Record summary
The part of an RNA shown here (small-subunit ribosomal RNA, 5' domain) has 541 nucleotides and comes from Geobacillus thermodenitrificans. Its Rfam family is "Bacterial small subunit ribosomal RNA". On this family, see Yusupov et al., Science 2001: "Crystal structure of the ribosome at 5.5 A resolution". Its family is annotated with ribosome and structural constituent of ribosome in the Gene Ontology. NCBI's taxonomy places the organism under Bacteria, Bacillati, Bacillota, Caryophanales, Geobacillus. The prediction has a mean pLDDT of 82.

[in-house]
Context: one part of a larger RNA
RNA sequence: GGACGAACGCUGGCGGCGUGCCUAAUACAUGCAAGUUUUAGCGGGCCCCCAAGAGAGCUUGCUCUUGUUCGGUCAGCGGCGGACGGGUGAGUAACACGUGGGCAACCUGCCCGCAAGACCGGGAUAACUCCGGGAAACCGGAGCUAAUACCGGAUAACACCAAAGACCGCAUGGUCUUUGUUUGAAAGGCGGCUUCGGCUGUCACUUGCGGAUGGGCCCGCGGCGCAUUAGCUAGUUGGUGAGGUAACGGCUCACCAAGGCGACGAUGCGUAGCCGGCCUGAGAGGGUGACCGGCCACACUGGGACUGAGACACGGCCCAGACUCCUACGGGAGGCAGCAGUAGGGAAUCUUCCGCAAUGGACGAAAGUCUGACGGAGCGACUCCGCGUGAGCGAAGAAGGCCUUCGGGUCGUAAAGCUCUGUUGUGAGGGACGAAGGAGCGCCGUUUGAAUAAGGCGGCGCGGUGACGGUACCUCACGAGAAAGCCCCGGCUAACUACGUGCCAGCAGCCGCGGUAAUACGUAGGGGGCGAGCGUUGUCC
Numbered sequence: 001g002g003a004c005g006a007a008c009g010c011u012g013g014c015g016g017c018g019u020g021c022c023u024a025a026u027a028c029a030u031g032c033a034a035g036u037u038u039u040a041g042c043g044g045g046c047c048c049c050c051a052a053g054a055g056a057g058c059u060u061g062c063u064c065u066u067g068u069u070c071g072g073u074c075a076g077c078g079g080c081g082g083a084c085g086g087g088u089g090a091g092u093a094a095c096a097c098g099u100g101g102g103c104a105a106c107c108u109g110c111c112c113g114c115a116a117g118a119c120c121g122g123g124a125u126a127a128c129u130c131c132g133g134g135a136a137a138c139c140g141g142a143g144c145u146a147a148u149a150c151c152g153g154a155u156a157a158c159a160c161c162a163a164a165g166a167c168c169g170c171a172u173g174g175u176c177u178u179u180g181u182u183u184g185a186a187a188g189g190c191g192g193c194u195u196c197g198g199c200u201g202u203c204a205c206u207u208g209c210g211g212a213u214g215g216g217c218c219c220g221c222g223g224c225g226c227a228u229u230a231g232c233u234a235g236u237u238g239g240u241g242a243g244g245u246a247a248c249g250g251c252u253c254a255c256c257a258a259g260g261c262g263a264c265g266a267u268g269c270g271u272a273g274c275c276g277g278c279c280u281g282a283g284a285g286g287g288u289g290a291c292c293g294g295c296c297a298c299a300c301u302g303g304g305a306c307u308g309a310g311a312c313a314c315g316g317c318c319c320a321g322a323c324u325c326c327u328a329c330g331g332g333a334g335g336c337a338g339c340a341g342u343a344g345g346g347a348a349u350c351u352u353c354c355g356c357a358a359u360g361g362a363c364g365a366a367a368g369u370c371u372g373a374c375g376g377a378g379c380g381a382c383u384c385c386g387c388g389u390g391a392g393c394g395a396a397g398a399a400g401g402c403c404u405u406c407g408g409g410u411c412g413u414a415a416a417g418c419u420c421u422g423u424u425g426u427g428a429g430g431g432a433c434g435a436a437g438g439a440g441c442g443c444c445g446u447u448u449g450a451a452u453a454a455g456g457c458g459g460c461g462c463g464g465u466g467a468c469g470g471u472a473c474c475u476c477a478c479g480a481g482a483a484a485g486c487c488c489c490g491g492c493u494a495a496c497u498a499c500g501u502g503c504c505a506g507c508a509g510c511c512g513c514g515g516u517a518a519u520a521c522g523u524a525g526g527g528g529g530c531g532a533g534c535g536u537u538g539u540c541c
Base pairs, nucleotide, nucleotide: 001541002540003539004538006537007536008535009534010533013387014386015385016384018382019380020379021345026343027342028341030340031339032338035080036079037078041077042076044074045073046072047071051068053066054065055064056063057062087298088297089296097222098221099220100219101218102217103216106215107214111211112210113209114208115207116206117205119153120152121151122150128143129142130141131140132139133138159182161180162179163178164177165176166175167174168173188203189202190201191200192199193198224270225269226268231261232260233259236258237257238256239255240254241253242252243251273295274294275293276292277288278287279286280285300321301320302319303318304317323334324333325332326331351377353376354375355374359373360371361370362369363368390420391419392418393417400411401410402409403408424482425478426477427476428475429474430473434468440462441461442460443459444458445457446456447455448454485530486529487528488527489526490511491510492509496525497524498523499522500521506513507512
């Protein structure tokens, strides 16, 4: 000199882009953060309504009950999603990460392409009703019912095994063809046509092959300190066999052998998430890993599995522990390192805000619902950038301050005064971009199709959708009015005098100042530097 997620002191007008618990991975009140699908999987409960029907009462045109349909609402069964998105950096010195490879040792829901299929049956169970237990959380028994829930059979490929043949490779080996044994589905929903047999569109479903995407495993190399850590190791190293996994493997187990690692630093201890990057530097290098992006790990602490394409699962389950809460003392409930917010710790770090309008995600055929992701607003000079606090003229120079050799010098064109401007500000008026899609309606083309039904795709036209926000921006009016401080002035280092003090009070980054004329302390005048900031402290180069 540069830099900062900074803090502290003094000061503080505005705007924009960013950024904001670095400490206690401490404990958490409250609200929200993951739901969706109920006109297109299924059967129900409750409410409302209209007309036809049935029954009863009967003031023969009213009331009540029952009841199909439309609608609303609620939970349940089922499906998909809760493994994404969001947070944090505790642990981890490790194939965790980076980079380059390998898998002839693997998986992949939703999505895309190709091929084939979707046949025949069955038994339950929640909801509901009844009964019971419990303070509650909730639980038990009996009875009824449905499905795109569950189960059985048929068909068939893949796969397994056996046999034959062909081709290929970097080793184990791989690929293809033929023949014989075991296994799937939702007969579903919605729409259209129908001579009620069926045909067809779309969504969903099953199987196989391939793709895409995402992952799993293995390996070479690379990146901390201490040798005042020198020896470490029994599933340890290898083999055979078995189990297990999506898959290789001592991953696990039985048996056998006695190996394996280490001065090219094993083992131990300490520290630490890694990288793209960021800061500095001419570079080499040094430091660092906040924000943004990629990967990893974790979710009160420890352990475990279940479900599932995917988890050993932040807002799922079980067990143990610590802590907090409820209790009728029998028993239960909870997990902010999600967004806000609270207490505590600390030098120190924000609103219990608005909206799903946009982008993205989950579900849904769609309308749409949900979304503290996200888009915005709020707070903080925390960083960077921009703007303003006025401009021109104005005396051989007012008043006043300070200094003085008493002549004067200086603050100083500075002020006053005159003439202007209107950025910002204040008031008023107008007022956005971000919105284009999608659904719907009409038309056209194309495609599936027997179809001038219907659906899909594309195009044109109509129509509504903004949290920010009456904000940005524009126009008019008013009015110099409302907006400057901080540090320094002995040398380094730019800027000097007076008074006070008298080794005192004090200053100080280093050298050093102060003991009676101190440019070094304090104040004043003057000056220098930077400027909505200026200094100090801390850390890195």